The prediction has a mean pLDDT of 79. c-di-GMP-I riboswitch aptamer from a Desulfobacteraceae bacterium, 67 nucleotides, folded computationally.

[in-house]
C1' cells in the first nucleotide's frame, strides 16, 4: 500500500438574533435558532473584565456629572 475482520461511533455543547419572564444594571433562565467547539466537557488553583444596589459627592429640604 493492499486484503479481510473486531472494537468504537452513529452523539454532546451551543453564538448572534427574536420572543417571554427576572434585575437599576451588569446579565441570568426558558424557548427558537445553528456561528461554531475534541473539548465551547469535568476538576483545582490563580488572574482578568462588566454592573454599581450601597457608601461618598451633598451636616439641614431637594440635587446632577463622578469616584
Nucleotide at each position: 500500500c493492499g486484503a479481510c475482520g473486531c472494537a468504537a461511533a452513529a452523539g454532546g455543547c451551543a453564538a448572534a438574533a427574536c420572543g417571554g419572564c427576572c434585575g437599576a444594571a451588569a446579565g441570568g433562565c426558558c424557548g427558537u435558532g445553528g456561528c461554531g467547539c475534541a473539548a465551547a466537557g469535568c476538576u483545582u488553583c490563580g488572574g482578568a473584565u462588566c454592573u454599581a444596589a450601597g457608601c461618598c459627592g451633598a451636616u439641614c429640604c431637594a440635587c446632577a456629572a463622578g469616584g